[in-house]
RNA sequence: GGAAGUAACCGAACCGACGCGUCUUUUUUAAGAUGAGGAAAGUCCGAACACCUAAGGGCAGAUCGACUGAUAACGUCAGCCGCGAGUAAUCGCCGGACUAGUGCCACAGAAACACACCGCCGAUGGCUUUAUUGCACAGGUAAGGGUGCAAUGGCGGGGUAAGAGCCCACCGCGAAUAUCGUGAGAUAUUUGGCAGGUAAACUCCGAUCGGGUGCAAGAUUAAAUGAAAGGUUAAGGUGACCCGCCGUCUUUCAAAAUAUCGCUUGAGGCGCACAGUAAUGCGCGUCCCAGAUAGAUGUCGGUUUAAAACAGAAUUCGGCUUACGGGUUGCUUCCCAUU
Numbered sequence: 001g002g003a004a005g006u007a008a009c010c011g012a013a014c015c016g017a018c019g020c021g022u023c024u025u026u027u028u029u030a031a032g033a034u035g036a037g038g039a040a041a042g043u044c045c046g047a048a049c050a051c052c053u054a055a056g057g058g059c060a061g062a063u064c065g066a067c068u069g070a071u072a073a074c075g076u077c078a079g080c081c082g083c084g085a086g087u088a089a090u091c092g093c094c095g096g097a098c099u100a101g102u103g104c105c106a107c108a109g110a111a112a113c114a115c116a117c118c119g120c121c122g123a124u125g126g127c128u129u130u131a132u133u134g135c136a137c138a139g140g141u142a143a144g145g146g147u148g149c150a151a152u153g154g155c156g157g158g159g160u161a162a163g164a165g166c167c168c169a170c171c172g173c174g175a176a177u178a179u180c181g182u183g184a185g186a187u188a189u190u191u192g193g194c195a196g197g198u199a200a201a202c203u204c205c206g207a208u209c210g211g212g213u214g215c216a217a218g219a220u221u222a223a224a225u226g227a228a229a230g231g232u233u234a235a236g237g238u239g240a241c242c243c244g245c246c247g248u249c250u251u252u253c254a255a256a257a258u259a260u261c262g263c264u265u266g267a268g269g270c271g272c273a274c275a276g277u278a279a280u281g282c283g284c285g286u287c288c289c290a291g292a293u294a295g296a297u298g299u300c301g302g303u304u305u306a307a308a309a310c311a312g313a314a315u316u317c318g319g320c321u322u323a324c325g326g327g328u329u330g331c332u333u334c335c336c337a338u339u
Base pairs, nucleotide, nucleotide: 001335002334003333004332005331006330007329008328009327010326012304013303014302015301016300017299018298020035021034022033023032024031025030037310041321042320044319045318046317047316048315049214050213051212052211061209062208063207064206065205067079068078069077070076081095082093083092084091085090096204097203101202102201103198104197105196117145118144119141120140121139124138125137126135127134153171154170156168157167158166172194173192174191175190176189177188178187179186180185218261219260220259221257225254226253227252228251229250230249236246237245238244268287269286270285271284272283274281275280
């Protein structure tokens, strides 16, 4: 200097004029404080909280799947083991079981729980020949070729008529023992001739969960109005008067108004220190940072800049996934040149 890997940060700022939401104070005109995201999106997971609801059990079902930790919990996160890709830094894996059982492997190919298409041999038996000369019939074979994602584990040697784990060494796979590790596992020694793949196929095993609905959950309260009961002292209406009836009145119940609450102090943010490889935990200090409900942060002018993309809270948090323009920085790997 070039190429690459990984982690983090920013998403506009300042000034002036006018204009918005909430809260607090006030001499009620104003003043002060504060006001959308890294994903607020998706609604995919997990919870807090509320009601049914008083207390339990079982079943169906769902999720996860190497190991150890973190967490309120999770299908999340951290480390580490195994396998694979890469020169490497790093990245990927729905990572238990196919001898519990049932399925599937199209087409091609002889054949996909194993039947020989092309081949090789023809020692022994057969035919033939002067002749172990020739044939390739019986028979043997699956090493070579072909087909295919995949064809009785691979490669080298021995052996054989030609071949084959038939035998041997090495590798792979399985088992036993020892050592190390919390563990998944790793290493070493010995031993076994070792029968395809697929479970993000049904299933089996293990662990965890496991009732429903969700802030449009739910709680509270009143007007108009309706029903029931009471009452006639007072005053009103109904045909003078009386009785009765109706209404006003009282109590209870229902009812519902886009009413009030829920509504923002939290498994909260920031800083320091300690423990830990880390995720994170404990301690101390400090701060209060939206609570709308036809739904708030905008318009104009100026300056700066590399830039303004994706995109607007609606009960609240912890994650995952997706969208995205441009810039900055740290650490690490490889290549080239110079010293």